[in-house]
């Protein structure tokens, strides 16, 4: 003089991320209930199968008519809180719940992966042309590296990478 670690502290990206509350819209004139008619033996839980307790010939499922008539999940103007792998997704393990098995949904951990938001298309969930998630494409945007122009600066252009990144501070292993 330079200067490490997936280290420490502090920061930046922007329609930035997530959580909570939330009038209300929609779900829906749907589910369900009652009555009548047809019907004539099954019905029942987030889904499938089995079991148990039950309902049902004093009439199950299903269909039609009339009357009454919800709710959950999801959305939500904005506000508050926590933050910048914020957070999302996939897989595995464990937990919780459950009568049992499988699956879905919920919680936590680990591994892998995505810089960010937007638009379009396809698919999944969903009542849905909402929204969420995944993939692909398109430009935009932030950051660093390389190259070029300029010589006033991060000013412009091009190519590429990834957040285990980038910027800054302090110390200092180590190297010269």
């Nucleotide at each position: 003089a330079u200067a490490a670690a997936a280290a420490a502290c502090g920061g930046a990206g922007g329609c930035g991320c997530a959580a909570u509350c939330g009038a209300g819209a929609a779900a829906a004139g749907u589910a369900a209930a009652a009555u009548c008619a047809u019907g004539g033996a099954g019905c029942a839980u987030u889904g499938a199968g089995a079991a148990a307790a039950g309902c049902u010939u004093u009439g199950a499922a299903a269909u039609g008519a009339u009357u009454u008539g919800a709710a959950a999940g999801g959305c939500g103007a904005g506000a508050u809180u926590g933050c910048c792998g914020a957070a999302g997704a996939a897989a595995a393990u464990a937990g919780a719940a459950u009568u049992c098995u499988c699956a879905a949904a919920c919680u936590a951990u680990u591994u892998u992966u995505u810089g960010g938001g937007u638009g379009u298309a396809u698919g999944a969930u969903a009542a849905a042309c909402a929204a969420u998630c995944a993939u692909a494409c398109a430009a935009c945007u932030g950051u660093c590296a390389c190259g070029a122009a300029u010589c006033a600066a991060u000013u412009u252009c091009g190519u590429g990478g990834a957040g285990a990144g980038c910027c800054g501070u302090a110390a200092a292993a180590a190297u010269c």